[in-house]
């Protein structure tokens, strides 16, 4: 430097999902507490002029996150795990989820598709993490066809290794 293929990762813009939900008005019920996802202590601040919580009308989003499509940088691309800090609530502690920055490469994964079980998230979408199948690239070994009496590439088959690889 260079392959691999529905190859990886950012990023814009349209749409569809979120969701006729969240919110905000009105009615009617309910009754003493409400304010971070839960729990738990301090503070403040609403609240018997009915807060909060149902239901009914009417009103009516967004955020994340998908897929197409273009543009950009790639081929440990890139993801997971693990360390460390920080956001997300007026302050602290514990759980948890999800987002950012850094490091760790002498943790693990060749790649992508199916199927399944877990997890996340509205969400049978997609993401992640296991196992399992077949394909596919690659090397290494065996054999076998072609071909010309050979070799060498390359071609079928089989079994086996992996990216710090291979050409």
């Nucleotide at each position: 430097a260079g392959a691999g293929g529905c190859g990886c990762g950012a990023c814009c813009a349209a749409u569809a999902u979120u969701a006729g939900u969240a919110u905000c008005u009105u009615g009617g019920g309910u009754u003493a507490g409400u304010u971070u996802a839960u729990u738990u202590c301090c503070g403040a601040a609403c609240a018997a002029u009915a807060a909060u919580c149902c239901c009914a009308a009417g009103u009516g989003a967004a955020a994340g996150g998908a897929g197409c499509g273009g543009u950009c940088g790639c081929c440990g691309a890139a993801g997971c795990g693990c360390c460390a800090g920080g956001a997300a609530g007026g302050g602290g502690a514990a759980u948890a989820u999800u987002u950012c920055u850094g490091g760790u490469u002498u943790g693990c994964u060749g790649g992508g598709u199916u199927g399944a079980a877990g997890u996340u998230u509205a969400a049978g979408a997609g993401g992640c993490u296991u196992c399992a199948g077949a394909c596919u690239g690659u090397c290494g070994c065996a054999a076998g066809a072609a071909a010309a009496u050979a070799a060498a590439a390359g071609c079928u088959u089989g079994c086996g290794g992996g990216g710090c690889g291979c050409u």
RNAcentral holds the sequence, with entries from MGnify. Lysine riboswitch aptamer from uncultured Ligilactobacillus sp., 167 nucleotides, folded computationally. Its mean pLDDT, the model's own confidence on a scale to 100, is 80. The model forms 98% of the base pairs in the Rfam consensus. It matches the Rfam family "Lysine riboswitch aptamer". Rfam links the family to the GO term lysine biosynthetic process. About the family: Riboswitches are metabolite binding domains within certain messenger RNAs that serve as precision sensors for their corresponding targets. Allosteric rearrangement of mRNA structure is mediated by ligand binding, and this results in modulation of gene expression. This family includes riboswitches that sense lysine in a number of genes involved in lysine metabolism, including lysC.